[in-house]
RNA sequence: CUAAGAAGGCGAAAAAUAGGAGCCCCAUAGAAGAAAUUCUUUGGGUGGCAGGAGUCAAAUUCAGGGAACCCUUACUGCUUCGUAGUUGGCAAUCCUGAGCCAAGCCCGGUAGAAAUGCCGGGAAGGUGCAGAGACUAGACGGCUCCCACCUAAACAUCCGCAAGGGCUGCAAGGUGAAGGUAUAGUCCAGACCACAAAUCUCGCAAGGGAGCA
Numbered sequence: 001c002u003a004a005g006a007a008g009g010c011g012a013a014a015a016a017u018a019g020g021a022g023c024c025c026c027a028u029a030g031a032a033g034a035a036a037u038u039c040u041u042u043g044g045g046u047g048g049c050a051g052g053a054g055u056c057a058a059a060u061u062c063a064g065g066g067a068a069c070c071c072u073u074a075c076u077g078c079u080u081c082g083u084a085g086u087u088g089g090c091a092a093u094c095c096u097g098a099g100c101c102a103a104g105c106c107c108g109g110u111a112g113a114a115a116u117g118c119c120g121g122g123a124a125g126g127u128g129c130a131g132a133g134a135c136u137a138g139a140c141g142g143c144u145c146c147c148a149c150c151u152a153a154a155c156a157u158c159c160g161c162a163a164g165g166g167c168u169g170c171a172a173g174g175u176g177a178a179g180g181u182a183u184a185g186u187c188c189a190g191a192c193c194a195c196a197a198a199u200c201u202c203g204c205a206a207g208g209g210a211g212c213a
Stems, first nucleotide, its partner, number of pairs: 001020002023047001024045004029040004051146006061098006070089002075085004099127003105122007131188001133187005147176005155169002157166003199210004
């Protein structure tokens, strides 16, 4: 984050157990690194902490590959009305190719006295990826700075004849979780029939399509 069934409650939604997925903590193994640390793997834990101020709000498209729990069982088998295999579905979500994208960064060109602007390309990151979706905001996102803690290889700096050694730095590296496959909201469809109903249709069913946003 999601969330079956039964009973009960509520009144259109909320909360949340089993189960599934993810983050973090501890340990093991491997790899990168000077180190802090990071990534992967295996096992365990059930979880105290996760800093601040600014700034950006654009693109939001086409086409594809996976997916647990849960639901279903036409078919096949068997100890036969159940069970096993298996099929189909739903879906928390994991991704790819092309295209496109705000501010910031890198490269090239260009206008200008300059400030600054424009064009093209590139690296991240985003979009794609909501209940079909529309709109607003800003964050758990991009960017800039600050703060805390950790490291000590290079550079700077100090001591030393040298080897080497020390503190610090506006110098360098790291840590400060995940949640945004819609977060906070407003809308959209609808009203006791609960993200739709009646009805039609595909299907054995679960479910799918239209109705119908």